[in-house]
Order: sequence, then C1' cells, then structure tokens
RNA sequence: GCGGGAGUAGUUCAGCGGUAGAAUGCGUCCUUCCCAAGGAUGAGGUCGCGGGUUCAAAUCCCGUCUCCCGCU
Repeated sequence: GCGGGAGUAGUUCAGCGGUAGAAUGCGUCCUUCCCAAGGAUGAGGUCGCGGGUUCAAAUCCCGUCUCCCGCU
C1' cells in the first nucleotide's frame, strides 16, 4: 500500500430502513437478626466521527479515525 472484520449503556453483546434492547454492574425499596441469595423498581446512550440518500438511517452510500486478521 491492498482486501476483509469489529466499533451500540460502566462491561459483554443483540438489533440489518419505522419508538434503541438484553444480560451483568450501579441507585432505591421488599424479604432476612446480619451477610449472601432472591424479588420489585429506577437511572444511565449525540449508536466511533463527518457528510450523502430517504417522509424516516444504528441499519443503505461516500469519506475518515481506532483496533484485529490476511496479502504484498
């Protein structure tokens, strides 16, 4: 330099054009003498960044940044 993959909640990951979710962690409450465990509820997201297409983009297109793999 070329090709491919990944980037979404603190963490691990779903979501493949139409309201952004789960698990785990965190806050509060319940249960218990206490802890652990269990249950209820809540907060937490400019979907890596910048443009484009579209009535509508995490999703499609272009550029770009970081990481991983392969080729040269």